RNA sequence: AACUUAUCUAGAGAAGUGGAGGGACUUGGCCCUAUGAAGCUUCAGCAACAGGUUCUACAUGAGAAUACUGUGCUAAAUCCAACAAGCAAAUCCGCUUGAAAGAUAAGUU
Numbered sequence: 001a002a003c004u005u006a007u008c009u010a011g012a013g014a015a016g017u018g019g020a021g022g023g024a025c026u027u028g029g030c031c032c033u034a035u036g037a038a039g040c041u042u043c044a045g046c047a048a049c050a051g052g053u054u055c056u057a058c059a060u061g062a063g064a065a066u067a068c069u070g071u072g073c074u075a076a077a078u079c080c081a082a083c084a085a086g087c088a089a090a091u092c093c094g095c096u097u098g099a100a101a102g103a104u105a106a107g108u109u
Stems, first nucleotide, its partner, number of pairs: 001109008013043005021032003026082004044074003049070003052066005078101001083098005
């Protein structure tokens, strides 16, 4: 990097540095931001995806607990929509499902 599988309306921020952008990409919205964006550093926290450990059950498969390890994450649903189908409505826009794209984990090549 590609592929496969699972999950994505829950949860969890301060300080220092920095100095103008940020919310993945494009478009349209909406929002955050000099009461200080991104990035970087430190500390703190959230979370059972994988491993470890403990417990339960047991023929096996399994279930539960636990932040010890490896990742991940800590504004807003993946911030919302875009494509398709259906429902509702009748001039202003809504709802549901699915897809696509993306993110994270585990595995394979």